[in-house]
Molecule: Lysine riboswitch aptamer
RNA sequence: ACAGAUGAUAGAGGCGCGGUGGUCAAGAGUAUCUCCCUUGCAGCGACAGGAAUCGCGGAGCGAAAGGGGUCAUCGCCGAAGGGUAUCUGUUUUCCUGGGCAGGUAUCGCUGGGCCGACGGAGAAUAUCCGGCGGACUGUCGCGAAAGCGGAGAGCUGUCAGAGGG
Repeated sequence: ACAGAUGAUAGAGGCGCGGUGGUCAAGAGUAUCUCCCUUGCAGCGACAGGAAUCGCGGAGCGAAAGGGGUCAUCGCCGAAGGGUAUCUGUUUUCCUGGGCAGGUAUCGCUGGGCCGACGGAGAAUAUCCGGCGGACUGUCGCGAAAGCGGAGAGCUGUCAGAGGG
């Protein structure tokens, strides 16, 4: 001097990710509330099953939450999402199960969004989640090229740098 395990730091991907707020549709002419009378129940509904309880007709007024689209803004690029275990709250009450929200622990499950069928969640034809299939895209590797393959524990820049050569 070169290579270099490893560490620190700064970055890139693009219909990129998440939080918050405004707004809009849906929720829903539903719930609640008020009034009326011919006072509604063999049945149906309140997540499923069992038990209990409540509701059910007509008229008037008429929401909200959870879920979402969009715009703005903030924080970001394992961003974040998901699986598993467990705890708390909630779903009319109790038991069991399921769902939803949150906490904790954990898993190299997923590079990214898009489209599709399927499965799950959902009031939903919204939307979300999952692996799969497809083309695309960034990246690295192989290759003369066409193309093929890998995964974010990756890739690019900078700095430091064990040990040995």